[in-house]
Predicted 3D model of an 88-nucleotide RNA (transfer RNA) from Pyrobaculum sp. WP30. Rfam family: tRNA. By type it is a transfer RNA.
RNA sequence: GCGGGGGUGCCCGAGCCAGGCCAAAGGGGCAGGGCUCAAGACCCUGUGGCGUAGGCCUACGUGGGUUCAAAUCCCACCCCCCGCACCA
Numbered sequence: 001g002c003g004g005g006g007g008u009g010c011c012c013g014a015g016c017c018a019g020g021c022c023a024a025a026g027g028g029g030c031a032g033g034g035c036u037c038a039a040g041a042c043c044c045u046g047u048g049g050c051g052u053a054g055g056c057c058u059a060c061g062u063g064g065g066u067u068c069a070a071a072u073c074c075c076a077c078c079c080c081c082c083g084c085a086c087c088a
Base pairs, nucleotide, nucleotide: 001084002083003082004081005080006079007078010028011027012026020068029047030046031045032044033043034042048057049056050055061077062076063075064074065073
C1' cells in the first nucleotide's frame, strides 16, 4: 500500500443490515436493601449529569452531512485486529 473485520456506559458485550418504541438488551463489578447470630450464596432495587418530582441536558472513536428524527444512512479522518503485498 491492497482486501476484510472492528471502536457502544466503570469492564465485557448485544443493538447497526431494515433510522423513531434507546440513557441503549444481557453479564460482571460497585452501591443500597432483604435473608442470616455473622459472612458467603441467593433475591430485589439502583448504577451519565441535574431536579423533591413531572421533566431537562448530554452521550455510541473524531469531525462534517442527510433527515422532522441518527449508535444505526452518507463522506473524510484517527486508532486496533486478521490476511496479502513490499522490504533498503